RNA sequence: AUCAAAGUUAGAGGCGCAGAUGUCAAUAGUAAUGUUUUGAGCCGGAAGCUAUGAAGAACAUGAAAGGGGAAUCUGCCGAAGUUAAAAAUAUGCCAAAUGUUUUUAACUGGGUAUUGGUUUAAUAAAUCAAUAACUGUCACAAAAAUGUGGGGUGCUAAAGGAUGA
Numbered sequence: 001a002u003c004a005a006a007g008u009u010a011g012a013g014g015c016g017c018a019g020a021u022g023u024c025a026a027u028a029g030u031a032a033u034g035u036u037u038u039g040a041g042c043c044g045g046a047a048g049c050u051a052u053g054a055a056g057a058a059c060a061u062g063a064a065a066g067g068g069g070a071a072u073c074u075g076c077c078g079a080a081g082u083u084a085a086a087a088a089u090a091u092g093c094c095a096a097a098u099g100u101u102u103u104u105a106a107c108u109g110g111g112u113a114u115u116g117g118u119u120u121a122a123u124a125a126a127u128c129a130a131u132a133a134c135u136g137u138c139a140c141a142a143a144a145a146u147g148u149g150g151g152g153u154g155c156u157a158a159a160g161g162a163u164g165a
Stems, first nucleotide, its partner, number of pairs: 001163003008158004014077001016076006023069002032061006041049002044094002080108012109135002112132007137150005
């Protein structure tokens, strides 16, 4: 120096990523319960509930789950997320819908802002697409300030294997 190589080990990016615990706001004066009144339905359904009172109205009492903010701790740097397909499982029996886990394939370097969409109780948050500047890294050019382009199967460092000098 070349090859094996998407190899082994250790690292970097920063309002960096994910999880857990408690707490706070909101969900919501909602669901539900009690009293009075009314009197046969509720749900997608043939399952289930209902004169021991369905669906309503008034008054009184009055939540929770999922999701979220900041803080603390833990694990990390394809950290993680999204889309599509398959399988298992849970939510009330079926249907529908949603969640969790695993596998396969594809995309995204990272965060921020704006616009539009999806989802949600929500104008919160998340996520997708586009745009904008910022930032990290490598290559090329330049005296320099900088400019152009690429992508994480990347980048940096170290030690090993084979061959050659």
The RNA shown here (Lysine riboswitch aptamer) has 165 nucleotides and comes from a Bacillota bacterium. The sequence was found by an Rfam model in a public genome assembly. Taxonomically the source falls in Bacillota (Bacteria, Bacillati). Rfam family: Lysine riboswitch aptamer. The literature on the family includes a 2003 paper in Cell by Mandal et al., "Riboswitches Control Fundamental Biochemical Pathways in Bacillus subtilis and Other Bacteria". Gene Ontology term of the family: lysine biosynthetic process.